This is a predicted structure of a 75-nucleotide RNA (transfer RNA) from Parvibaculum sp.
NCBI's taxonomy places the organism under Bacteria, Pseudomonadati, Pseudomonadota, Hyphomicrobiales, Parvibaculum.
Rfam family: tRNA. By type it is a transfer RNA.

RNA sequence: GCCCACGUAGCUCAGUGGUAGAGCACUCCCUUGGUAAGGGAGAGGUCGAGUGUUCAAUCCACUCCGUGGGCACCA
Numbered sequence: 001g002c003c004c005a006c007g008u009a010g011c012u013c014a015g016u017g018g019u020a021g022a023g024c025a026c027u028c029c030c031u032u033g034g035u036a037a038g039g040g041a042g043a044g045g046u047c048g049a050g051u052g053u054u055c056a057a058u059c060c061a062c063u064c065c066g067u068g069g070g071c072a073c074c075a
Stems, first nucleotide, its partner, number of pairs: 001071007010024004018055001026042005048064005
């Protein structure tokens, strides 16, 4: 340098052109003599950045950034 995949909650990951989700973690409550476990409720998101297409984009197209992998080149 070229190619491919990925980027969504604190972590691990689903998801779909028409209201953004799960598990774990976190906060509060119930329960207990107390803790853990269990039950209930809640908070937490510019869906990597930008532009475009569309009535409508997290989803489609393009550019860029980052991560991982493969290939190649120079010395």